Molecule: transfer RNA
Organism: Candidatus Nitrosopelagicus sp.
RNA sequence: GGGCCCGUAACUCAGCCUAGUAGAGUACUCGGCUCAUAACCGAGGAGCCAAGGGAUCGAAGCCCUUCGGGCCCA
Numbered sequence: 001g002g003g004c005c006c007g008u009a010a011c012u013c014a015g016c017c018u019a020g021u022a023g024a025g026u027a028c029u030c031g032g033c034u035c036a037u038a039a040c041c042g043a044g045g046a047g048c049c050a051a052g053g054g055a056u057c058g059a060a061g062c063c064c065u066u067c068g069g070g071c072c073c074a
Base pairs, nucleotide, nucleotide: 001073002072003071004070005069006068007067010026011025012024013023020057028044029043030042031041032040050066051065052064053063054062
């Protein structure tokens, strides 16, 4: 220098293909259960989706650029 993949909640990831209300598990908070704790059950808070721009009535998802991480080639 070239190619490919990844970036979404505190953490690990789905959702992207085919645009139409942002989700799961773990963790955290509260409640139930228990003599009590753990386990178990229920509820809740928490992300304007790496950044900027474009097309669109509408973008996490499409197009362009940039940033960060990983792999391969030279």